[in-house]
RNA sequence: GCGGCCUUGGUGAAGAGGUAUCACGCGAGGUUUCCACCCUCGAAUCACCGGUUCAAUUCCGGUAGGCCGCU
Numbered sequence: 001g002c003g004g005c006c007u008u009g010g011u012g013a014a015g016a017g018g019u020a021u022c023a024c025g026c027g028a029g030g031u032u033u034c035c036a037c038c039c040u041c042g043a044a045u046c047a048c049c050g051g052u053u054c055a056a057u058u059c060c061g062g063u064a065g066g067c068c069g070c071u
Stems, first nucleotide, its partner, number of pairs: 001070007010024004018054001026042005047063005
């Protein structure tokens, strides 16, 4: 220098055009003499900038970061 893959709550992942989901964690409540377990509810997420589209986390281009390969 060239190419490929990845980037989603605090953490780990799913979702691949139509209200973003699950687990753990966190907060509140219930249960318990108290704690833990368990149950219910809640807050919290699409790396950034553009483009396409009625609508973009999803498709396209670029940027940044990470991993791998070639030279």